[in-house]
RNA sequence: AUUAUUUGCAGGGGAGAGUCUCACCAAGUGGGCGCCGAAGGGGCAAAUCGUAGAACAUGAUCCAUGAUUCUACAGAUAAAACUCUCAGGUACAAAGGACCUUGCAA
Numbered sequence: 001a002u003u004a005u006u007u008g009c010a011g012g013g014g015a016g017a018g019u020c021u022c023a024c025c026a027a028g029u030g031g032g033c034g035c036c037g038a039a040g041g042g043g044c045a046a047a048u049c050g051u052a053g054a055a056c057a058u059g060a061u062c063c064a065u066g067a068u069u070c071u072a073c074a075g076a077u078a079a080a081a082c083u084c085u086c087a088g089g090u091a092c093a094a095a096g097g098a099c100c101u102u103g104c105a106a
Base pairs, nucleotide, nucleotide: 006106007105008104009103010102011101012100013099018033020032021031022030023029024028034090035089036088040086041084042083043082048076049075050073051072052071053070054069055068056066057065058064059063
């Protein structure tokens, strides 16, 4: 100096689902019922490891070993845009928003 990745900050893009009902009267807040999944959060696969058993091989004599194979286990670890709907959201606007992108910095 260049490329890739991660993190932080700033800008841009960014979905879904009730103008339901009641109360206070405010485009707001709260209650009830329904609904959404893309803040956050929970759960699960293959694979890997572990344990047990069997096969095979070696040594040995009924035991041991293995850079091997197979089977079993509410065992351990291990995702998501899948799933749950705790949280959050649910006319327009505002806010939020996973993710994508641009710039700067580490």
A computed fold for a 106-nucleotide RNA from an Anaerolineales bacterium, annotated as Glycine riboswitch aptamer. The sequence was found by an Rfam model in a public genome assembly.